RNA sequence: AAUGAACGCUGGCGGCAUGGAUUAGGCAUGCAAGUCGAGCGGGCGAUGCGCCUUUAUUGGGGUAUUGCCAGCGGCGGAAGGGUGAGUAUCGCGUGAGUAAUCUGGCUUUAAGUCGGGGACACUCCGGGGAAACCCGGGUUAAUCCCGGAUGUGGCCGCGGUUUGAUUUUUUUGUAGCCGCGGUUAAAGGUUUUCGGAUCGCUUGAAGAUGAGCUCGCGUCCUAUCAGCUUGUUGGUGAGGUAACGGCUCACCAAGGCAUCGACAGGUAGCUGGUCUGAGAGGAUGGUCAGCCACACUGGGACUGAGACACUGCCCAGACUCCUACGGGAGGCUGCAGUCGAGAAUCUUCCGCGAUGCGGGAAACCGUGACGGAGCGAUGCCGCGUGCGGGAUGACGGCCUUCGGGUUGUAAACCGCUGUCACUCGGGACGAGAAUAUUGACGGUACCGGGAGAGGGAGCCACGGCUAACUACGUGCCAGCAGCCGCGGUAAGACGUAGGUGGCGAGCGUUAUUCGGAUUUAUUGGGCGUAAAGGGUUCGUAGGGGGCUGCGCAAGUCUGGUGUGAAAGUCCGGGGCUCAACUCCGGGAUUGCGCUGGAGACUGCGCGGCUGGAGAGCCGGAGAGGAAGACGGAAUUCCUGGUGUAGCGGUGGAAUGCGUAGAUAUCAGGAGGAACGCCGAGAGCGCAGGCAGUUUUCUGGACGGCUUCUGACCCUGAGGGACGAAAGCCGGGGGAGCAAACAGGAUUAGAUACCCUGGUAGUCCCGGCUGUAAACGUUGUGCACUGGGUGUAGGCGGAUUUGGUCCCGUCUGUGCCUGAGCUAACGCAUUAAGUGCACCGCCUGGGGAUUACGGCCGCAAGGCUAAAACUCAAAGGAAUUGACGGGGGCCCGCACAAGCGGUGGAGCAUGUGGCUCAAUUCGAGGCAACGCGAAGAACCUUACCUGGGCUUGACAUGGUUUCGACGAUUCUGGAAACGGGAUUUCCCUUUUGGGCGGAAUCACAGGUGCUGCAUGGCUGUCGUCAGCUCGUGCCGUGAGGUGUUCGGUUAAGUCCGGCAACGAGCGCAACCCAUGCCGUCAGUUACCAUCGGGUAAUGCCGGGGACUCUGGCGGGACUGCCCGUGUCAAGCGGGAGGAAGGCGUGGAUGACGUCAAGUCCGUAUGGCCCUUAUGCCCAGGGCUGCACACGUGCUACAAUGGCCGGUCCAGCGAGCGGCGACCCCGCGAGGGGGAGCCAAUCUUGAAAACCGGCCUCAGUUCGGAUUGCAGUCUGCAACUCGACUGCAUGAAGUUGGAAUCGCUAGUAAAGGCGUAUCAGCCACGGCGCCUUGAAUACGUUCCCGGGCCUUGUACACACCGCCCGUCACAUCAUGGAAGCCGGCGGCACCCGAAGUCGUUGGUCUCAUCCGGCUUGUUCGGAGAGGCGGCGCCGAAGGUGUGGCUGGUAACUGGGAUG
Repeated sequence: AAUGAACGCUGGCGGCAUGGAUUAGGCAUGCAAGUCGAGCGGGCGAUGCGCCUUUAUUGGGGUAUUGCCAGCGGCGGAAGGGUGAGUAUCGCGUGAGUAAUCUGGCUUUAAGUCGGGGACACUCCGGGGAAACCCGGGUUAAUCCCGGAUGUGGCCGCGGUUUGAUUUUUUUGUAGCCGCGGUUAAAGGUUUUCGGAUCGCUUGAAGAUGAGCUCGCGUCCUAUCAGCUUGUUGGUGAGGUAACGGCUCACCAAGGCAUCGACAGGUAGCUGGUCUGAGAGGAUGGUCAGCCACACUGGGACUGAGACACUGCCCAGACUCCUACGGGAGGCUGCAGUCGAGAAUCUUCCGCGAUGCGGGAAACCGUGACGGAGCGAUGCCGCGUGCGGGAUGACGGCCUUCGGGUUGUAAACCGCUGUCACUCGGGACGAGAAUAUUGACGGUACCGGGAGAGGGAGCCACGGCUAACUACGUGCCAGCAGCCGCGGUAAGACGUAGGUGGCGAGCGUUAUUCGGAUUUAUUGGGCGUAAAGGGUUCGUAGGGGGCUGCGCAAGUCUGGUGUGAAAGUCCGGGGCUCAACUCCGGGAUUGCGCUGGAGACUGCGCGGCUGGAGAGCCGGAGAGGAAGACGGAAUUCCUGGUGUAGCGGUGGAAUGCGUAGAUAUCAGGAGGAACGCCGAGAGCGCAGGCAGUUUUCUGGACGGCUUCUGACCCUGAGGGACGAAAGCCGGGGGAGCAAACAGGAUUAGAUACCCUGGUAGUCCCGGCUGUAAACGUUGUGCACUGGGUGUAGGCGGAUUUGGUCCCGUCUGUGCCUGAGCUAACGCAUUAAGUGCACCGCCUGGGGAUUACGGCCGCAAGGCUAAAACUCAAAGGAAUUGACGGGGGCCCGCACAAGCGGUGGAGCAUGUGGCUCAAUUCGAGGCAACGCGAAGAACCUUACCUGGGCUUGACAUGGUUUCGACGAUUCUGGAAACGGGAUUUCCCUUUUGGGCGGAAUCACAGGUGCUGCAUGGCUGUCGUCAGCUCGUGCCGUGAGGUGUUCGGUUAAGUCCGGCAACGAGCGCAACCCAUGCCGUCAGUUACCAUCGGGUAAUGCCGGGGACUCUGGCGGGACUGCCCGUGUCAAGCGGGAGGAAGGCGUGGAUGACGUCAAGUCCGUAUGGCCCUUAUGCCCAGGGCUGCACACGUGCUACAAUGGCCGGUCCAGCGAGCGGCGACCCCGCGAGGGGGAGCCAAUCUUGAAAACCGGCCUCAGUUCGGAUUGCAGUCUGCAACUCGACUGCAUGAAGUUGGAAUCGCUAGUAAAGGCGUAUCAGCCACGGCGCCUUGAAUACGUUCCCGGGCCUUGUACACACCGCCCGUCACAUCAUGGAAGCCGGCGGCACCCGAAGUCGUUGGUCUCAUCCGGCUUGUUCGGAGAGGCGGCGCCGAAGGUGUGGCUGGUAACUGGGAUG
C1' cells in the first nucleotide's frame, strides 16, 4: 500500500459498486422452459342469429364469431443461470494446421414440392392397483409414419482432361471440368381480388456462426519418487467415428519414454486481469469477461444439427419422504428461504416497462436471465453536523513555582446563512426511426415555497521508532507490549482525568499478500577467520575455447504484414451539479506466426597456421612407488662366569623384583621392531604420505635443443581409482610400547594425572572400512600487475690454472614490504589484487555431524538429509577495561627477622541473640561492634505505662473581645493540670497603639517514612602515582598516540629517545611543629657578675650575660671532592656541618569507586499524622541475662609484691572555679580559708634509686565477689552513682586453632593533664612528658598496590561466566507389539443397466412374391419388437502385497521453566 474480510467502540445523508471464501453438507415451501389452434382430430365453454322441444334460456340440433384445455405433431428443453469438487492435462494461454471434419435456426443462390397407402395417442368399453400408474379390446386426423414417380442436383463406380498441397523421386491420394452406368427427395398451413402473396417442406451450392480433432511453445512443489510402459511403440488388414488415429480387434515386429526429470506423490480449475513493486519480479485468479469441468455418488446409452444432457431416460449405491408393506417418489453447485458447521456473507420483495432469449404469421405467452427495490459503513466517492463577530480572556475542569497558566474566540452574547434531514406544491428522461398502447423503479431524481442553528461525532494514539505531556491512583501488584522494553512509592510506557496529536462517519485490532529485504542477488550477494572449497586425482555427459580465409544464415539485428477478444490500466474528450461511476476515441498489449533484408559477433560446414597442448633427443636432482637381500647400535629374554644385599621407582613413597642370589658386570645365544649422527621451515609425491645400506622393476617433475603433430585444449554433474590413525574378518608374528584390566600412591573422592605390571593392538600377508583440525580451515586452469632477501635443482655469461665469489634466466620452496583488496585481522607474482572459464558449496542460532526413508558396509558405522518445537540472538574481527593458581619490572610492618600483645581468667565497655509493656534509633567484612555517646539516676529521651492539653511548648498574620502581666495565699492531685480569695497596666492625636489573656481563622508541630529523590559533611581504595585535556598525527570506527620505550626516583621525580608538541588536576615545594645558630625584646620567666637579706628559697635591689618565652632572620642546595653513569638525570662513598640527600613529625587526599554512611546534627523534595505519629507530666525503660563475638583494664608474680626513705617532667585547667595553709577524721572527707581571671596563685608525678621484709606458695601474687560501716554530689543514689574503712578473698600458674601492632626517641613500660561534667559507671577519647630497646639476610611465598605485556567465551567485569547428570512440571517429536481408517495396484469370483454381436423360440407388419374360397384371407420373402445366448461392463465380494494417515502400553533423545 492492498482485501469478497471478520472483531471491538461509534454511527447523519446520498450515489456507485459489492456480499456463503467454511460442509461440492442436508433441504420444508413457492417460483426458475416453454410455446404454437395459421400442423391435427377432439373436449369444455361464451356470444350473436335462427330451428325443434318444454309450464319454464327445460332439453337438443344447426350456423357464425370466439376463449380455454389434455392429447398427437413441430420447434425449443445442449441456450440462459449456478458452482470450482475433479483435473498438472493439448485442460488452459498463445500461434499455427484440418488436402482428416460436422454445423439446426439465419443470409445468398439453383431446382423441386406429383400421386397413393398406413398406424398410434386422445376418446369409448373392460380390467388391475392404497398410490404412482398400468394392461387388454374397438374407432380416428395430421406438417405422424411408409411405398411409388420425377432427379436440377448429391453420393458411388469407370474413363478422359487440367491443376497441384504433400513426398528425395515415382505411384496413389486432392481439387475442378467432361462423358457413361448405378442410387437418392418432399407437407402442408393461412389468406386471396383466385393471378397470386406469405409461412413452411425437399435436394444441392456458397457464406456466416458454432463445434470436433491435430501440432509448436508456455503452464506449481518434492529426486527422502530413478527408472516407467504390454494396446505398451510401430507396421499390415479390418471394424468404428462427422472426422485422423491402438479409438477397437486380429496378426507381425520389439519397440517407446526418461537427469533438457519420465514414472510416482502432494497441491491446484486456466486465462484476460487484480494487488504490490522504481523496475525486474513476487503474490493472487472474488465480482466482470473468455475457455474448461461438474450437476446426490458411480456406470450407461437413447433422442437429436448439437448431449452421454443441472430442473430427460435406464441401472447400481447412500440418504430423505409416502405406503394399505405388495410397492412407489425425490435430487436448490437456479432465485429467494431453512437447518447445520463457522470469526463470517442479505429479501421466502416488485416487474417483464427496458435489454436479451424461446415459441408463434402475428397479437401475444414464457423468462428468479435481466431491470429494479430491500438489508449490511463491506468498499470507493461526495455532502453535512453551521458561518462571521465576540476578552472582564466569565463559570466550571485540569495544572501550578500560588504569581499564574491552560481548555480558549472556545462558550455566553450579537449578526447571518439554509446544504442534509422535515414539510407543502410541481414533477421527469429512461419509449432513439411514422402513429398509437404500455413505466416495476416512482410521485423517485430534479425544481420551487416554508420553518428553524434548530435533529446530527466519534475512534485511536501521546517512552523511542512516530506527530502528540502533565496530574492523580497503583507499587514487579493490577496491567501494557509490533520491536526495544515499561511496572518493585515521585511511572510522560499500567488505570483514570485534563490537555495535545492523528484520522473522521468512521477509527482501531486481528488475519493475509507484496514492499522495505541487494535477506535466493538476471537486474543485484557471497565462501582464509562471520554460514559456505568436495580428502585427492582421473575422467563421461554438459559448459567454455587460440590465429586466419571462404560459404550458409540457426541464434542476432532490422523493414513490412497477420494476430495479440471485450472490459481493465494509461492519455485525450463527453455525460450524471462534482467525484466515484459511465460513454467515445487513441495508445499500449514488451508475445507468437508469415515474409523481405544485413552478415560484425556466436554457431554450422570446408580449408590453412603455430603461439595453447602433446611428442622426440640429450642431461642432472630427489625419504616418489613396488619387490628382494643385507647391516650395526639398543631394549628384552635364555645359558654360563664374577659378586652380595639390595634393586627399582617417586615430589615423597608404596605396589613390584631379589638370599631359590636380583640389581651391577663379563662372555655366548635367541627373537622382534625401529633405523642415531647426516637432518634442515632441505627434497619427492595428486592427496594420504615417504628416512639404515644395497639390487631389480617403475611413475612423475625440471633443464637444454626447437626436430615433429597441428587446437589434439580447460573444467568437470553423475562415475572410477587412491585415501592417516583407529576399527573389523582370516592366517602368521609378538622384543619394546601399550587402550581395556589389576595393584600401589595422590585425593574429600580419583573409575584420572604419577608408579609397578599388563591384554587387544602396534608388525607381516590377503580382504574390508572410507573417515580426520584429510588445514594453507584458501577448488582447478590460464593471463596480467612494484620491489627486496634466503634456499633447492638446472642452464647460460664473465672470470680463473682450477674451484669459489659475480651477472642473467627457467622451475620449486620460504620470509619482508608497496599499489590494490579486506569488516578488521591480514593477503600481497606461491594473492585473499585485476580478469576469463568450469565445478563444489552457503542463506539466523538451537533442534541436527539428528530422525525417518534410500544406498553402501560382516559389524562398528558411513553417505544423503528434514520437520515439529524453541530463542532474539548465535557469530567474526578489533577496542577499552577487569580478571588469570600467565609473564616481566617495582613498592608497602605485606612476608621474613625481632619486641610486645589478643584468642584462656575476672572485670569494664560495645554488639548479636534472648527476654520485655518498653528494653528508642542508627552503624554491619576490611571501611559496624570503648562507633553516633567529649558523661542515660530525674532531665537528656527519641521508647513503654498511666494522667492531661488541642491555634497548641515555639513563629508570623487577620478578626472579635477582655485588661493586665505578675505577686501573696487557701485547696484537689504523683505531677502536669485545675478550683477559689486578695491586689494590680502604660502611651495617645482618644478612631487607636503597645503589652498580655480568652475565642476564632490561616497555621504551628512531628527524632514519623524515604540517605535508592537530595544538599552538605564523612569513611574507603590511598598520600597509592596516578587521572585527563587542546592541537596535530594514525584508525571506517570504538579508540590509539602523547602517558609506550632505555635509564632513574618516594613520586607521570627527572634525563635521553620518539608523530608528537604543549597544558591542567595530582606528586614535590609553598604552611605549621621540632632539631642548630644569629638578632630584637625581657615580665609573672631567668640569675653569670655587683649589692642587700633569710633557718632556707631570685627573697629583694638590679642585670639583659645564660636558660627560657616569641617575633624576625640564617642554615641544606647533591653546593664541594672521588667513583660510576649515555659528557644526562641520578646513584655510591667522603669532607665539612646541629642537621645530608624528602632531616623528623603534622596539615594537605587528583579523576573516580563502593546507589558506602548520615532525612536521629542542621538544611531539604515528595509522602504520611493533625483532640495526634503534635505538646505537658509522673513512674518505668535505654543498665534487663542460659549464651556468642569485638575492644580494653587488671593479673597470673621475684626484672616482682609490701614498708620506709631519696630524685627528676611536660602538655594543660581554674571564679556557681582551682583552692594553699591550719584544725578534725584511719580514710573518703568535713570546718575555716590566704592567694589566683593565672610564665605571678592552686594542682603529692610515677616507674627509677637507697634500705628492709617476703623465698616460689594459689602465696605478703591476684584482686573479683559479698557483708557491715561511712563520705560526697544531687529535689532524689531502690531499680541505677562514684569514693572510703574494716572484713571476705573467686577465677587465674602465661593461654588451642588462629590473629594484631610496631623500623627509633619508635615498640614496650611508667605516670601526668584535659574536654564532656552537679556527680559518675573514664579501665574510654584527646594530649603530655619520663625510662627506653631488639631486628630487617632478603623479595621465593601470603595480603594490598603501581607500570608494561599476554590470553579471555568476563563487562553487575572471577563473589564473573558456564557444562553435564539427577529430581519435578509443561510442550512438540522419533521408535514400538498392535489396533483403526484412506488411496490406488494385482489376481480371482459375481455381474445391473446398456451398446455391439448372435439366435433355430415367439409376436407384429403398411412393402414385395405366390395361392385361392377375392377376404378385415392364407403361405412365403424381408424387416422390426420381445425373449435367449456371448464380449465388454459399474457397484459388490475374496485374497494378496504397497503407499499414506490416526492412535497405542512402553521407550529414545529434544525444548522450556
This is a predicted structure of a 1457-nucleotide RNA (small-subunit ribosomal RNA) from an uncultured bacterium. Its mean pLDDT, the model's own confidence on a scale to 100, is 85. RNAcentral holds the sequence, with entries from ENA, Greengenes and SILVA. Its Rfam family is "Bacterial small subunit ribosomal RNA". A reference for the family is Yusupov et al. (2001), "Crystal structure of the ribosome at 5.5 A resolution", Science.